[in-house]
RNA sequence: CUUAUUAAGAAAGACGGAGGGACUAGACCCUACGAUGUCUUAGCAACCUGUGCUUACAAGGUGCUAAAUUCUAUCACAGAUAAUCUGUGAACAGAUAAG
Numbered sequence: 001c002u003u004a005u006u007a008a009g010a011a012a013g014a015c016g017g018a019g020g021g022a023c024u025a026g027a028c029c030c031u032a033c034g035a036u037g038u039c040u041u042a043g044c045a046a047c048c049u050g051u052g053c054u055u056a057c058a059a060g061g062u063g064c065u066a067a068a069u070u071c072u073a074u075c076a077c078a079g080a081u082a083a084u085c086u087g088u089g090a091a092c093a094g095a096u097a098a099g
Base pairs, nucleotide, nucleotide: 001099002098003097004096005095006094011041012040013039014038015037019030020029021028024073025072026071027070042065043064044063047061048060049058050057051056069093074090075089076088077087078086079085080084
């Protein structure tokens, strides 16, 4: 860079000790009843892989295990409104896999 997926699913222990949820802004949420993170074990899932090839099974390479990728931001359409807001779709950005 290209393609695909991104509202499903799946947590305990140890270490550690302050902020964290990708970035910016806003909202919301998690967090000294110990978060984020690291390690171990367990689990989920099925992109690649293997077996069968009609569906499936396994779990080797990865990935993941609060909340939709937590939500919104840009555009289009629809509805309501005093400002503005709500809903749907798409885009952007991010994440993961394969190339």

SAM riboswitch aptamer (S box leader) from uncultured Daejeonella sp., 99 nucleotides, folded computationally. Lineage of the source: Bacteria > Pseudomonadati > Bacteroidota > Sphingobacteriia > Daejeonella. Model confidence (mean pLDDT): 81 of 100. Of the family's consensus pairs, 97% are formed in the model. It matches the Rfam family "SAM riboswitch aptamer (S box leader)". Rfam links the family to the GO term regulation of gene expression.